[in-house]
RNA sequence: GCUCCUAUAGCUCAGCGGUAGAGCGUGACUUUAGUAAGGUCAAGGUCCCAGGUUCGAGACCUGGUGGGAGCA
Numbered sequence: 001g002c003u004c005c006u007a008u009a010g011c012u013c014a015g016c017g018g019u020a021g022a023g024c025g026u027g028a029c030u031u032u033a034g035u036a037a038g039g040u041c042a043a044g045g046u047c048c049c050a051g052g053u054u055c056g057a058g059a060c061c062u063g064g065u066g067g068g069a070g071c072a
Stems, first nucleotide, its partner, number of pairs: 001071007010024004018055001026042005048064005
């Protein structure tokens, strides 16, 4: 230098173009003599950035940035 993959909650990751989710973690409550485990509930997101397509974009297209891999 070229090509490909990837970026979504604190972490690990889902997510047919139609209201953003799970597990773990965190907080409250419940349970216990107490702790842990269990149960219920809640908080937490400008979906990496900027454009474009579309009635509608986390998703599709273009460019950028970070990370990873391959080739030279």

Predicted 3D model of a 72-nucleotide RNA (transfer RNA) from Monoraphidium neglectum.
The sequence is in RNAcentral, with records from Rfam.
Model confidence (mean pLDDT): 82 of 100.
Its Rfam family is "tRNA". Rfam describes the family as follows. Transfer RNA (tRNA) molecules are approximately 80 nucleotides in length.